[in-house]
The RNA shown here (transfer RNA) has 84 nucleotides and comes from Phaeovulum vinaykumarii. The sequence was found in a public genome assembly.
Parts: sequence; structure tokens; C1' cells
RNA sequence: GCGGGUGUGGCGAAAUGGUAGACGCGAGGGACUCAAACUCCCUUUCCGCAAGGAGUGUCGGUUCGAGUCCGACCACCCGCACCA
Repeated sequence: GCGGGUGUGGCGAAAUGGUAGACGCGAGGGACUCAAACUCCCUUUCCGCAAGGAGUGUCGGUUCGAGUCCGACCACCCGCACCA
């Protein structure tokens, strides 16, 4: 350099054009208990007291609507080529 793959919360992941993060792990709070464990309930991307806003690697595009489709780029991984 060429080709392919991957990129989503603290972690594993789901959503194959229509409420992003289902479900699980971890974490926080509560109930139960003499106390704990187990179990159960609530919360858990970010900003915000809240109302609300932003967010799927980045920047654009298509669309009423994009994590998903298109383009360019970035990072990592695999293969190939080149490299006296």
C1' cells in the first nucleotide's frame, strides 16, 4: 500500500430502518435479620436540583426517522503485497 473484520455504559452484550443499551455481571440504596448470608424491591451512559438536554469511534450524507444504509477519516485485529 491492497483486501477483510471490529468499534454501543464500569464489564459481557441486545436492538438487522421505528422508544438505544433488553438480559446478565458488577455497583449503590432499601426491605427482611439480633447481626449477617440468602432472597426480594428500587436505582445504576453522560450533563442537570429539576424540567429537560446530549449520546452507538469521528465528520458528513440519504431518510419523516440511522447503532443499522452511503462516503471519507481514526483506532485496533487478521490476511496479502512490498521492503537487499
It matches the Rfam family "tRNA". The family's RNA type in Rfam is transfer RNA.